Context: one part of a larger RNA
């Protein structure tokens, strides 16, 4: 070196199971609820089945009677209108009717006289219940209608298990030659009880996780929490345009009938000088004054022959149309000469289709308003639609899925993803560890025996991170046990330099990895604290070495409980008890043995 056997299990990101953690899906399933929308059920009301009688009676209408206190005022003035006389008693006269033999008596109507009460007068917004008419507020009585309530009835309808039941029909069993008969069940009628209620039908309202169907956004240096989502200005932006980030700064969701149009006139801010009250600063005069002002508001650009300021007149903050451009995936957005109409201002030329410009916003559908007269379902109309103008959306997740929508899952499932997290690796090295430089200072004096601020430069890849590059058709995760191997920035042992090294014991630095580097208590612990030894009880790497070697105490399934949070399902780097650890070794590698 080759072959073989036995053994071990470090690797073949070994085998097994299209990862259960995490994310994604306009996936699924269950569960919850003050998510949305339905719905069973329940409640209430009406209706039909549903009839009879009595009483009470809201309310409405009619008749009659009453009723009305602000203040002032004779005084308890309801309102309006008409309006000069009117009411009661007595007497006289005339006519008619009834009774009566006549005389006479009674009643009704008209007229005259006397007396009594009240009027126009004073107060009042309004004057007489002097009189008449029509009404209002409130109350009472009667009449009519009558909701509704209560009571009673029986014939609808309902109940009738046991018991006294009764009759008829009938099922089953026993029995009989067939019957009769016995037991049992059902139905109907009668009787009894209830009763127009209940029950049931239809409709409406309410309630309704009891049940069902669904929804529950995206961006995102993983996801969640937080933040953001449309428009405008600047920087980033690399001297045309455009240009990203959870890059850096700010604004908007309006305002204005003048802050628009036009014509004319003017020039600002500030400083200096002078000037009554008047001061740093008020108003006035002069000089200087390229904008240091103003332009409604953010920023940027622009602007003094105005876009700024003042004044006059005004409504072009027009109707119809549009060549041509800018911008641009589309849809949108922007500029715009000209023509026609009717105007404003200006002597005119001319200017004017909002505002110095850039923000101040919302598609389609649906619905409302005004107009046009285009269509008009046999014809004429109409309804309805079309066209023009216009109104209604924090549709703000702002190119807007619906008129209408929140959560839990550790009981979970599926499709996928290393497009994306947790372990490990990789890159980086902020943080960390270590080293070096400078040397202010401490060290009685003296920077450097020793310590070393403020700073500077590195090394390492053991911390915490950042990134998200292999792995999600699986790379098993902390600690312990076992077995180790390497580095040296050395804990001990060895050798040196300096010392603020007398000796002893030390301090610090250099060389050095050969060997060594303990046993216990607590805790799942690594770590740490404590006890006892020892020369010392080193720091690290090895997938935080090592689970196809062990364990399974912790973490991290399903069960249960406490505290807390939540309305709840449930949740908690909070706690507690319990909870499955598979693999017969093909190759490489390692050990031993045998043979060549």
């Nucleotide at each position: 070196c080759c072959c073989a056997a036995a053994a071990g299990u470090a690797g073949a990101c070994g085998g097994u199971a299209a990862g259960a953690c995490c994310c994604u899906a306009u996936g699924c399933a269950c569960c919850u609820u003050u998510a949305c929308u339905a719905u069973a059920g329940c409640u209430u009301g009406a209706u039909a089945u549903u009839g009879a009688a009595a009483a009470a009676a809201a309310u409405u209408a009619g008749u009659a009677a009453a009723u009305g206190u602000a203040u002032a005022g004779g005084a308890u003035a309801a309102g309006u209108g008409g309006g000069a006389g009117u009411u009661a008693a007595g007497c006289c006269c005339c006519u008619u009717u009834a009774c009566u033999u006549u005389a006479g008596u009674a009643a009704a109507a008209a007229g005259g006289c006397u007396u009594u009460g009240c009027a126009a007068u004073c107060u009042u917004g309004a004057a007489a219940u002097a009189c008449c008419a029509c009404u209002c507020u409130u109350u009472u009585a009667c009449u009519a209608a009558a909701a509704u309530u209560u009571u009673u009835c029986u014939a609808a309808c309902c109940u009738u298990u046991u018991u006294u039941u009764a009759u008829u029909u009938u099922u089953a069993u026993g029995g009989u030659a067939a019957a009769a008969c016995a037991u049992u069940g059902a139905a109907a009628u009668a009787g009894a009880g209830g009763a127009a209620c209940a029950g049931u039908u239809u409709c409406a309202a309410g309630u309704g996780g009891g049940u069902a169907g669904u929804u529950u956004g995206a961006c995102u240096g993983g996801g969640g929490c937080g933040g953001u989502c449309g428009c405008c200005u600047c920087c980033u932006a690399a001297a045309g345009a455009g240009u990203a980030a959870c890059g850096g700064a700010g604004g908007c969701g309006u305002a204005c009938g003048a802050a628009g149009g036009u014509a004319a006139u003017c020039u600002c801010a500030a400083a200096c000088u002078g000037g009554u009250c008047a001061g740093a600063a008020a108003u006035c005069a002069g000089u200087u004054g390229u904008a240091g002002a103003g332009c409604a508001u953010a920023a940027u650009g622009g602007u003094a022959a105005a876009a700024g300021a003042u004044u006059g007149c005004u409504u072009g903050a027009c109707u119809g149309u549009u060549a041509g451009a800018c911008u641009u995936a589309c849809a949108a957005g922007u500029c715009g000469a000209g023509c026609a109409g009717a105007g404003a201002c200006g002597a005119a030329a001319g200017u004017c289709g909002g505002u110095c410009a850039u923000a101040a916003u919302g598609a389609c559908c649906c619905g409302g308003g005004a107009g046009u007269u285009c269509u008009a379902u046999g014809u004429g109309g109409a309804a309805a639609g079309a066209c023009u103008c216009u109104c209604g959306c924090u549709c703000a997740a702002c190119g807007g899925a619906u008129c209408a929508a929140a959560g839990g899952u550790a009981c979970g499932c599926u499709a996928g993803g290393g497009a994306u997290a947790a372990c490990a690796g990789g890159c980086u090295g902020a943080u960390g560890a270590c080293u070096u430089c400078c040397a202010a200072g401490a060290g009685c004096u003296c920077a450097u025996a020793u310590c070393g601020a403020c700073g500077a430069a590195g090394u390492c890849g053991u911390u915490u991170g950042g990134c998200a590059c292999c792995u999600c058709g699986a790379u098993g995760u902390c600690g312990a046990c076992u077995c180790a191997u390497c580095g040296c920035a050395u804990c001990c042992u060895g050798g040196a330099g300096c010392u603020g090294a007398a000796g002893a014991u030390g301090g610090u630095u250099c060389c050095a990895a050969g060997g060594g580097u303990u046993c216990g208590g607590c805790u799942g612990u690594u770590c740490g604290c404590c006890g006892a030894u020892g020369a010392a009880a080193g720091c690290g790497g090895u997938a935080c070495g090592u689970g196809a070697g062990u364990u399974g105490g912790g973490u991290u399934u399903a069960g249960u409980a406490c505290g807390u949070u939540g309305a709840g399902a449930a949740a908690c780097a909070g706690u507690a008890c319990g909870g499955a650890u598979c693999c017969u070794a093909u190759c490489u590698u390692u050990u031993u043995u045998g043979g060549g």
A computed fold for a 596-nucleotide part of an RNA from Interfilum terricola, annotated as large-subunit ribosomal RNA, domain V.
A source record names the gene rnl.
The prediction has a mean pLDDT of 81.